[in-house]
Context: one part of a larger RNA
RNA sequence: GACGAACGCUGGCGGCGUGCUUAACACAUGCAAGUCGAGCGGAAAGGCCCCUUUGGGGGUACUCGAGCGGCGAACGGGUGAGUAACACGUGAGCAACCUGCCCUCAACUUUGGGAUAAGCCUGGGAAACUGGGUCUAAUACCGGAUAUGAACUCUUGCCGCAUGGUGGGGGUUGGAAAGUGUUAGUGGUUGGGGAUGGGCUCGCGGCCUAUCAGCUUGUUGGUGGGGUAACGGCCUACCAAGGCUAUUACGGGUAGCCGGCCUGAGAGGGCGACCGGCCACACUGGGACUGAGACACGGCCCAGACUCCUACGGGAGGCAGCAGUGGGGAAUAUUGCGCAAUGGGCGGAAGCCUGACGCAGCAACGCCGCGUGAGGGAUGACGGCCUUCGGGUUGUAAACCUCUUUCAGCAGGGACGAAGCGUAAGUGACGGUACCUGCAGAAGAAGCACCGGCCAACUACGUGCCAGCAGCCGCGGUAAGACGUAGGGUGCGAGCGUUGUCC
Repeated sequence: GACGAACGCUGGCGGCGUGCUUAACACAUGCAAGUCGAGCGGAAAGGCCCCUUUGGGGGUACUCGAGCGGCGAACGGGUGAGUAACACGUGAGCAACCUGCCCUCAACUUUGGGAUAAGCCUGGGAAACUGGGUCUAAUACCGGAUAUGAACUCUUGCCGCAUGGUGGGGGUUGGAAAGUGUUAGUGGUUGGGGAUGGGCUCGCGGCCUAUCAGCUUGUUGGUGGGGUAACGGCCUACCAAGGCUAUUACGGGUAGCCGGCCUGAGAGGGCGACCGGCCACACUGGGACUGAGACACGGCCCAGACUCCUACGGGAGGCAGCAGUGGGGAAUAUUGCGCAAUGGGCGGAAGCCUGACGCAGCAACGCCGCGUGAGGGAUGACGGCCUUCGGGUUGUAAACCUCUUUCAGCAGGGACGAAGCGUAAGUGACGGUACCUGCAGAAGAAGCACCGGCCAACUACGUGCCAGCAGCCGCGGUAAGACGUAGGGUGCGAGCGUUGUCC
């Protein structure tokens, strides 16, 4: 000098930040991912219309529960356990790859079929849930046709970086589609290109330890096969016997990495909280499914530990999301408001959802700013302390006089943020906030540490190696500037000290 700090004493206001560093301990409760009726059959509820025996019935689709279907749920948010690794950073490569939504180019959008949920009927179960029968729709599912292109093969031009890449022509093979809306349109299928996002490979770089010296059998390489979007011992069979290591292998310990942050003149050292990028994880371990994308925090299956419900047969759960609770700890906040803005998902849109986000609350936790008054005022008052008893000092300090009114308080006015959306009316959580104007009155607002030397600031009394102090040197045993108190002083100031850690 610095801090995500804590502790002690003290504490007026504002702005901007920051706030479980410990138990990746366990979690009550609420919320955190839905949306689309312009894909579908429909109508549980509400609205509207009609009838009514006032119980209800019918219609409509304004609207919409549940269901089928689509897209999203792989983003956003959290945490740092694991990981010494191509995890990260940086620079390259992929002639070995994928990419939903988006942009662009070309072509197409033809003809059929059978189901099933919801519904209705009826069972089982305490529940979670589940069985049977029957009816029905689609942008759900399955066939046929056509097809630039695709795969294989023949031929040929060009090129390169080894395997090869790329273009033209011929043949064979198996392949597409979906509708909807009143118009504008919007969707669907195939292929090329782009953009974006990802996957893989390699060079180099960044911890400690030799009281770890040898390590390795899918191990190292090859061939055949499998698998993947893709190369590859990635997997498998066979063959060979290799591969790594003092330029530190292997083992052990520790640790997410970086942009950065702190310090320092720099070189360097330490750290990786907030913010941003990447990675890993989601009760513990394992696994796949769906999908453009996951081996998936708020999905599924299995095993385990734990908790809960149970009719004992069986079930349910996963806050390292936002709040909040218990526990641990020196220690870390509200079970708040709003989708108004920004961003995201769905939707043609209106809109709906959004604990992302925007705000508010709590905390001097940090940084910055402001205030606690200003000028005058000597009889240098009273009181306190000291005293050589003369006085000195507190001290212009107070009183007193003249002013001012920041901040806080009260009253009146009162935003920007709104671009947008909506035919229009209208639409701001923050917030009656910021800000402006007025009012009253010095009125409501100062402490903490230190004073032997280092180190700025000294006397008195008490105590008497006691009580105590202390960072080091060291003070205290009867005049202690070092202990305690008082007066005075010094330093900082809404803070001041102490402790811890780093330079």